Molecule: transfer RNA
Organism: bacterium
RNA sequence: GGGCGGUUAGCUCAGUUGGCUAGAGUGCUUGCUUGACAUGCAAGAGGUCACAAGUUCGAUUCUUGUACCGCCCA
Numbered sequence: 001g002g003g004c005g006g007u008u009a010g011c012u013c014a015g016u017u018g019g020c021u022a023g024a025g026u027g028c029u030u031g032c033u034u035g036a037c038a039u040g041c042a043a044g045a046g047g048u049c050a051c052a053a054g055u056u057c058g059a060u061u062c063u064u065g066u067a068c069c070g071c072c073c074a
Stems, first nucleotide, its partner, number of pairs: 001073007010026004019057001028044005050066005
C1' cells in the first nucleotide's frame, strides 16, 4: 500500500425487509431476605448505536468518506 471483518450500556455481545419507547448477560444503585456477610429475589439508573456527509416520509440498519481495532496478501 491492497483485500476482508469489526466499532451498539462500565465490560462481553444480540438486534429479523429501514418503521412504533434500542435489548440480553454481567457489573453498579436501592429495597427484601440474614444476627452480619455471601447467595438469592425484586425494582431502578445507565446509550450523541465510533465520527461526518448523503439517500429516504423515516437510518443502529442502505451508500460514501474519515478514525480506530483484528486477520490475510505484498